c-di-GMP-I riboswitch aptamer from Curvibacter sp. AEP1-3, 79 nucleotides, folded computationally. The sequence is in RNAcentral, with records from Rfam. It matches the Rfam family "c-di-GMP-I riboswitch aptamer". From the family's description: GEMM was predicted in a large-scale screen for bacterial structured RNA regulatory elements. Genes associated with GEMM are involved in a diverse array of functions, including chemotaxis regulation, signal transduction, secretion and chitin. Of the family's consensus pairs, 95% are formed in the model.

RNA sequence: AUGGGCAAACCUGCCGAGAGGCAGGGACGCAAAGCCUCCGGUCCUCCCUGCACAGCAGGCGGAUAGCGGGGUUGCUUUC
Numbered sequence: 001a002u003g004g005g006c007a008a009a010c011c012u013g014c015c016g017a018g019a020g021g022c023a024g025g026g027a028c029g030c031a032a033a034g035c036c037u038c039c040g041g042u043c044c045u046c047c048c049u050g051c052a053c054a055g056c057a058g059g060c061g062g063a064u065a066g067c068g069g070g071g072u073u074g075c076u077u078u079c
Stems, first nucleotide, its partner, number of pairs: 005030002010025006028066001034072003038069003041064004047059005
């Protein structure tokens, strides 16, 4: 570069306590913005414990792969 791919915010519907997720619309962007929570970060707090109790801290659990690292798979061959 060719052929293409994905789809942020936002809107609508549904699920969830919530972060957020799913579907449709929609494109901010992405050379892995395909997939996977192993490590770190950030976010949530239904439940449990404590406290100086409209909250804070910890535990358990959850979310984010479009926050990094890592693992793994794939497309192209113009330069």